[in-house]
Parts: sequence; structure tokens; C1' cells
RNA sequence: GCCCCUGUAGCUCAGUGGAUUAGAGCGAGCGGUUUCUACCCGCCAGGCCGGGAGUUCGAAUCUCUCCAGGGGUG
Repeated sequence: GCCCCUGUAGCUCAGUGGAUUAGAGCGAGCGGUUUCUACCCGCCAGGCCGGGAGUUCGAAUCUCUCCAGGGGUG
């Protein structure tokens, strides 16, 4: 230099046939239980999906470009 993969909540990930209001587990907060803590149970907040542009009535999902990380190759 070229090619491929990944980027979604604090963490690990699902969702990539374009349309349900974007989800799960763990973690955080609050409450219950307990003498207290842990476990367990209930509730709740938290992301406009790496940035920008485009296509479309409609984009996390398709296209282009840039950024970051990883892998392959001369």
C1' cells in the first nucleotide's frame, strides 16, 4: 500500500430481510427481606446505535467518506 472484520447502555453482547416506542445479562440507584452485610425479590434510570454526508415516505440496518481497534497479505 491492498483486502477483510469490528464499533449499539458503565461492562459483555443481541438486533444488520429498512417500519412494534432500540433490547438482554451483569453492574449502578431506590425499596422489600435480614440484627447488619451478602444472597434473593420488586421497581427504576441510563444509549437518539463511532463522526459526517447521501438514498428513501421511513436508516442501528443500504451507499460514500472519515476516525478508532483487530486480522490477513506483498
Transfer RNA from a soil metagenome, 74 nucleotides, folded computationally. The sequence is in RNAcentral, with records from MGnify. Its Rfam family is "tRNA".